[in-house]
């Protein structure tokens, strides 16, 4: 310099060819159980899906530019 992959609740990951409500595990908080803790059970909160535009009735998903990370290449 060019190319490829990726960025999503606190952490790690799903989301079929665009369709209404973004799901799971762990964690956090509250409650149950226990003498108590752990384990376990129930419930809840937490996301402008990297940023800004565009296409569309509708975008995490498609298009453009930019930012960041990883790899390859000179």
């Nucleotide at each position: 310099u060019g190319c490829g992959g990726g960025g999503a609740u606190g952490a790690g990951a799903a989301a079929a060819u665009g369709g209404u409500u973004a799901u799971c595990u762990c964690g956090u908080c509250a409650g149950g159980c226990u003498c108590a803790u752990a384990a376990u059970c129930u419930g809840a909160a937490a996301a402008u899906u990297g940023u800004a535009g565009g296409u569309u009735c509708g975008a995490a998903u498609c298009c453009u530019a930019c930012c960041c990370c990883c790899g390859c290449u000179c």
This is a predicted structure of a 74-nucleotide RNA (transfer RNA) from Chlorella variabilis. Its mean pLDDT, the model's own confidence on a scale to 100, is 80. Lineage of the source: Eukaryota > Chlorophyta > Trebouxiophyceae > Chlorellaceae > Chlorella. Its Rfam family is "tRNA". The gene name in the source record is trnM-cau. RNAcentral records the identical sequence in 2 taxa.